Predicted 3D model of a 350-nucleotide part of an RNA (small-subunit ribosomal RNA, central domain) from an uncultured bacterium. The coordinates come from a structure-prediction model, not an experiment, and the mean pLDDT is 87.

[in-house]
Context: one part of a larger RNA
RNA sequence: CUGGGCGUAAAGCGCACGCAGGCGGCCAUAUAAGUCAGGUGUGAAAUUGCUUGGCUCAACCAAGCAACUGUGCUUGAUACUGUAUGGCUUGAGUACGGAAGAGGAAAGUGGAAUGUAAGGUGUAGCGGUGAAAUGUGUAGAUAUCUUGUAGAACACCUGUGGCGAAGGCGGCUUUCUGGUCCGAUACUGACGCUCAUGUGCGAAAGUGUGGGGAGCAAGCGGGAUUAGAUACCCCGUUAGUCCACACCGUAAACGAUGGGUACUGAGUGUAGGGGGUGUUGAUUCCUUCUGUGCUGUAGCUAACGCGUUAAGUACCCCGCCUGGGGAGUACGAUCCCACGAUUAAAACUC
Numbered sequence: 001c002u003g004g005g006c007g008u009a010a011a012g013c014g015c016a017c018g019c020a021g022g023c024g025g026c027c028a029u030a031u032a033a034g035u036c037a038g039g040u041g042u043g044a045a046a047u048u049g050c051u052u053g054g055c056u057c058a059a060c061c062a063a064g065c066a067a068c069u070g071u072g073c074u075u076g077a078u079a080c081u082g083u084a085u086g087g088c089u090u091g092a093g094u095a096c097g098g099a100a101g102a103g104g105a106a107a108g109u110g111g112a113a114u115g116u117a118a119g120g121u122g123u124a125g126c127g128g129u130g131a132a133a134u135g136u137g138u139a140g141a142u143a144u145c146u147u148g149u150a151g152a153a154c155a156c157c158u159g160u161g162g163c164g165a166a167g168g169c170g171g172c173u174u175u176c177u178g179g180u181c182c183g184a185u186a187c188u189g190a191c192g193c194u195c196a197u198g199u200g201c202g203a204a205a206g207u208g209u210g211g212g213g214a215g216c217a218a219g220c221g222g223g224a225u226u227a228g229a230u231a232c233c234c235c236g237u238u239a240g241u242c243c244a245c246a247c248c249g250u251a252a253a254c255g256a257u258g259g260g261u262a263c264u265g266a267g268u269g270u271a272g273g274g275g276g277u278g279u280u281g282a283u284u285c286c287u288u289c290u291g292u293g294c295u296g297u298a299g300c301u302a303a304c305g306c307g308u309u310a311a312g313u314a315c316c317c318c319g320c321c322u323g324g325g326g327a328g329u330a331c332g333a334u335c336c337c338a339c340g341a342u343u344a345a346a347a348c349u350c
Base pairs, nucleotide, nucleotide: 004321005320006319007304008303012318014201015200016199017198021194022193023192025088026087027086028085029084030083031082033081034080035077036076037075038074039073040072041071042070048066049065050064051063052062053061054060091191092188093187094186095185096183097182098181099180103177104176105175106174107173108172109171110154114150115149116148117147118146119145120144121143125136126135162169163168206247207246208245209244210243211242215241216240219237220236221235222234223233258317259316260315261314262313263312266295267294268293269292270291271290272289273288274287275286276285299306300305323350324349325348332343333342334341335340
């Protein structure tokens, strides 16, 4: 290089944007670079193949022919690719009219619960467990009522419901703001797809500085259990969890399934639009686009299963895999305040 793969066997980058690169709709004309054909030069000899010949045969040697799949020049062909020019509207986009939504950021605000403080009532326990004890309480607890205060999270609605590229997003109101869907016209006229390097976003934990700290709670201290108990259970409590700003850059970051386009039977739910029939009061019925589920045809699959949201049928682009362990480690390099992250072997061994 050819080749085989990536849901679960090794293998889809966590996600997006996007330069270079690769690939790219319909029509016409020109060109003839790629492509194809003819001619011609070259492609040393040996080697190789074929036909003969010489050593008794063969190996070996010699002669002739072919081949040397390549390349230069030249003459043509023009379907496809390229290039140039002109045009088109179906891909892509813009304007317009509607629609839904926990999409994002900031500010404000509400009730329940919890803790706590003060006061009232009230008296001996409370709490906790499998059972206990540590703990707490006559300095008046637990319980109950009133008032104040603090922080965090938003019951019901809530739904294989919605939104977002992914991470993720849920009380209510306002402001700012991104994307999506549907409809009917008008406009631009291929402006597209993918994307190495790069850039940005990226749960939780963790880190830095400053706040905050109700509940919960790594660690830690007690009480139990036990042969032991560095645990499971109980009583406490610290980082943290929360906010602002800055880092970290990883997850079973999962649909364990990269993105795009086209095509390929059905049935049934659900969410957001449009159209039609009918009633005209809503319901209902038919149809269509977009999303999200289930059951399943063909087909695919090692099987499980997937099955118009494909793991089916094809094409384009990117990423990745190549026996187990050693090892996602060492060394080096880059990044980080640190923890560490990214890249990434070998000896040896089975």